[in-house]
A computed fold for a 72-nucleotide RNA from Hypoxylon sp. FL0890, annotated as transfer RNA. Its mean pLDDT, the model's own confidence on a scale to 100, is 84.

Formats: sequence, C1' cells, structure tokens
RNA sequence: GGGCAUGUAGUUCAGUGGCAGAAUCCUCGUUUAGCAUACGAGAGGUCCAGGGUUCGAUUCCCUGCAUGUCCA
Repeated sequence: GGGCAUGUAGUUCAGUGGCAGAAUCCUCGUUUAGCAUACGAGAGGUCCAGGGUUCGAUUCCCUGCAUGUCCA
C1' cells in the first nucleotide's frame, strides 16, 4: 500500500426496515442468626462518526475513523 471482517448497556453478545434486548456486573427487596446461593424488582444506551435512500434506518448504500486478520 491492497483485500476481508468487526464496531449495539461497565463486560460478553443477540437484534436482515416499524417501541433497542439477553447474560453478567451494579443497586434494592425476599429468604438466612449472618454471609453465600436462590428468587423478585430496578438502574444503566447520542446503536463508532458524517452523508444518502425510505413515510420510517441499529438494519440498506457511500465516505471516513478504530480494532482484528490475510497478502505484499
């Protein structure tokens, strides 16, 4: 320098056009003499940035950035 993949909650990841989710972490409650476990509830997101298509974009298209990987 070129090709490909990925970018969503603190972390690991789902989500193929119509309200953004799970697990884990954190907080609170129930249970216990107490802790842990278990169960229940809650909080937590400018969906990498900009632009385009569309009535409507996390999702489709373009450009850029970052990370990983392959080739040179």
RNAcentral holds the sequence, with entries from ENA.